[in-house]
Model confidence (mean pLDDT): 78 of 100. A computed fold for a 105-nucleotide RNA from Geobacter sp., annotated as SAM riboswitch aptamer (S box leader).
RNA sequence: GUCUUAUCUAGAGUGGUGGAGGGAAAGGCCCUGCGAAACCACAGCAACCGGUCUCUGAAAGGGGACGCCAGGUGCUAAAUCCUGCCCGUUGGGCACAGAUGAGAU
Numbered sequence: 001g002u003c004u005u006a007u008c009u010a011g012a013g014u015g016g017u018g019g020a021g022g023g024a025a026a027g028g029c030c031c032u033g034c035g036a037a038a039c040c041a042c043a044g045c046a047a048c049c050g051g052u053c054u055c056u057g058a059a060a061g062g063g064g065a066c067g068c069c070a071g072g073u074g075c076u077a078a079a080u081c082c083u084g085c086c087c088g089u090u091g092g093g094c095a096c097a098g099a100u101g102a103g104a105u
């Protein structure tokens, strides 16, 4: 990089360097010299994997506490910011695309 699969209306930022962009793409609409992107430091959140607690079991495994830990990735403006189709319900379902995790290659 590709394929498969799960989730995506919640949650969580300060400082330094930097100096004009950024929010994936397209159209909007937003953020931004009261400082964008990027990098560094410390911190935080808790999605998946992992660990732990507990029940069952010979074991493997399975269930539970919408628990705990924060080790591995990840994340820390706005519903994945909105936008396609159906229902018509500030809502729900499906689809395109994307993001993240896990597995395979």
Stems, first nucleotide, its partner, number of pairs: 001105008013042005021031003026083003043076003047073003050069003053064004080097001084094004